Background:
Two RNAs folded together computationally: RNase P RNA and transfer RNA, 439 nucleotides in total. Rfam match: Bacterial RNase P class A. By type it is a ribozyme. Gene Ontology terms of the family: dimeric ribonuclease P complex, ribonuclease P activity and tRNA processing. The prediction has a mean pLDDT of 77.
């Protein structure tokens, strides 16, 4: 130098006219004026996980979802650190829904002899008829072949051939010992193999899980055809709170529930001080935690936050120039955009900067 | 805002772990003097898009995309 990997950050800037939304003063009050605020790292997807609402504070069981290596963090998570196991990379580092298949039950096409209580198609070995070729009978599973997978791997011994039939080392399983909060690692003994995969199939285990979303919800106003029909019920109870069910418990009678027609759809609040933002100390490998200072930062209604101009910036191209650089061009400047707050995760995103790392080539 | 639901050929569609049926349309052929009907034959290499599981994924999961339904009050 070129590649590359990890982390964190910017994401257009001043000025000028004309504008748009809120709040707060004056005012000649429904108009004005002055003054001060006015998107985002994802405001999106709406994918989890919370606060905040009501549902009579929601109890038991059954059944449905969900989460799934291990200790931390955290208001809480499915999320975040750190580790521990597997994989990948030359390396820096990355990925990883990672309990259980020896509790049961299901699947494993096609192709192979045989797809799970083993089995024999080519082989190979004994033995008998025949006696080159073949035909029966047994032994074997080392080799071939079929498959995504083939009932422990290899390499000695051994055998008629051959096999955990025996050994050595590797894998597994059981037990012990040390170290670690753990997960799990390491060393040691004994088994001789008895255990295919598949749970993002049912399913075992463990741990969560009441519904209902600010169009929640509370207040004040306005409206009149509180019609009409059907079904079901009125203590032997229908519906309802209560969501899949069942028990249990409240409510419950000119009732409920659908369907048909009518009427109105306007205000106030919830509403933005919040698990808040910065900066500086601590403590912690971190995720975070904790103190002190300081600052107030959109809060409408189908909904503002914006266009136009002239300067730079910053990028890419053309030209000249030894190089720094100069001129000119560019419908280049992204993704998008608030609607009850928040913490997370997930996609979009032009063009840059910063710090730490690894690698390969040069040079000193 | 929120809730909830689809996506397979040009159109309507079946298939819910092992080679994507069907039918209308479309293209070819045969019959016909032509056409029309009828027969026969062909038409999905990507089942909305990526990525994971699995030996194997239209089908299980995970994220996106695109369209589609619904909603207060009186009551």
């Nucleotide at each position: 130098u070129g590649g590359a990997g990890u982390g964190g950050g910017c994401g257009c800037a001043u000025g000028a006219u004309c504008g748009c939304c809120g709040g707060u003063u004056u005012u000649u009050u429904u108009g004005a004026a002055a003054u001060c605020g006015g998107a985002g790292g994802a405001a999106a997807g709406u994918c989890c996980g919370a606060a905040c609402u009501c549902c009579g504070c929601a109890g038991g069981g059954c059944a449905a979802g969900g989460u799934g290596g291990u200790u931390c963090g955290u208001a809480a998570c499915g999320c975040g650190a750190a580790c521990u196991g597997g994989g990948g990379g030359u390396g820096a580092c990355c990925c990883u829904a990672a309990g259980g298949a020896a509790a049961g039950u299901g699947c494993c096409a096609c192709a192979g002899a045989a797809a799970a209580u083993a089995g024999a198609c080519c082989g190979c070995c004994c033995c008998g008829g025949u006696u080159u070729u073949c035909c029966g009978g047994g032994g074997u599973a080392a080799g071939g072949g079929u498959g995504a997978a083939a009932c422990g791997g290899c390499g000695a011994g051994g055998u008629a051939a051959g096999a955990g039939c025996u050994c050595a080392c590797c894998g597994c399983u059981u037990c012990c010992a040390u170290g670690g909060u753990g997960a799990c690692a390491u060393g040691g003994a004994a088994g001789g193999c008895a255990c295919g995969g598949u749970a993002a199939a049912c399913c075992c285990c463990a741990c969560c899980u009441g519904g209902u979303g600010c169009a929640a919800g509370a207040c004040c106003a306005a409206a009149u055809a509180g019609g009409g029909a059907a079904a079901c019920g009125u203590u032997u109870g229908a519906g309802g709170g209560c969501g899949g069910c069942c028990c249990g418990u409240c409510c419950g009678a000119u009732g409920u529930u659908u369907c048909c027609g009518g009427g109105u759809a306007g205000g106030u609040u919830g509403c933005u001080a919040g698990a808040g933002g910065u900066g500086c100390c601590g403590g912690g490998c971190g995720a975070c935690c904790g103190g002190c200072a300081u600052c107030c930062c959109a809060g409408a209604g189908a909904a503002a936050u914006g266009a136009u101009c002239a300067u730079g910036g910053c990028c890419g191209g053309u030209u000249c120039u030894u190089u720094u650089g100069a001129a000119c061009c560019g419908c280049g400047u992204a993704c998008a955009g608030a609607a009850u707050u928040c913490g997370g995760c997930u996609u979009a995103u032009a063009g840059c900067c910063c710090a730490c790392u690894c690698c390969a080539a040069u040079u000193u | 805002u929120g809730g909830g639901g689809u996506g397979u050929c040009g159109u309507c569609a079946a298939g819910u772990g092992g080679u994507a049926a069907g039918a209308c349309a479309c293209g070819g052929g045969c019959c016909u003097u032509u056409g029309g009907a009828g027969c026969c034959c062909g038409c999905a290499u990507c089942c909305g898009g990526a990525g994971g599981u699995u030996c194997g994924a239209a089908u299980c999961c995970u994220c996106c995309c695109a369209c589609c339904c619904c909603a207060g009050c009186c009551a």